The prediction has a mean pLDDT of 80. A computed fold for a 100-nucleotide RNA from uncultured Erythrobacter sp., annotated as Glycine riboswitch aptamer. The source organism's lineage runs through Bacteria, Pseudomonadati, Alphaproteobacteria, Sphingomonadales and Erythrobacter. Of the family's consensus pairs, 90% are formed in the model. It was read from a public genome assembly, where an Rfam model found it.
Order: sequence, then C1' cells, then structure tokens
RNA sequence: ACGGACCAGUGGGAGAGCUCGCAUGAACGGGAAACCGGGAUGCGGCGCCGAAGGAGCAACCGCCCCGGAAACUCUCAGGCACAACGGACCGCUGGACCGA
Repeated sequence: ACGGACCAGUGGGAGAGCUCGCAUGAACGGGAAACCGGGAUGCGGCGCCGAAGGAGCAACCGCCCCGGAAACUCUCAGGCACAACGGACCGCUGGACCGA
C1' cells in the first nucleotide's frame, strides 16, 4: 500500500395534507376601551410517505436441525407547507481491530 467490518469528526442526503373537526386561543399588530386581525398549542378523524428503528418474504450464502440475508414488501413506531430536528446510504479525514 490492499481487503473486511467498527468508532469519531465533517460534507452531501429523498418522500408525503399550507387537510378536516373539537378545545384553547400563544407571539405579534391596530385601538382610549370594547373589540378586531393574527394564527402558536393539544386531542381526534380521514388521506398519504418511508431512507431512524421494527417486522415479513426472497434471490443468494452457510449447511444436522436450522440459521444469515435487501434500497423489495408491510407500515407497529416514526414522519407529511417553508425552516429546524431527524435521516438509510455515499464521499473525505482521523483512530483502532482482523485478514493476507
């Protein structure tokens, strides 16, 4: 230097309702006030997404029994304007282990 898988940092990273109802009506703005605008939040319904996790089948692999196994499938969980968070997977850098 090469291959395998692990950890950390860093960069990239999709999809799907700005949906309906109930409750409460946040921030903020106007106003002397009453009040008006404004929509945050919680619960539920139907619809939908799949790339945290989970589950199922399988090409294939191992091979006593049986077991492993996807970016396929299912959606329990999670998620569905923008943003944020999350995000399989991929790149780069570093660490350490195994093999040859």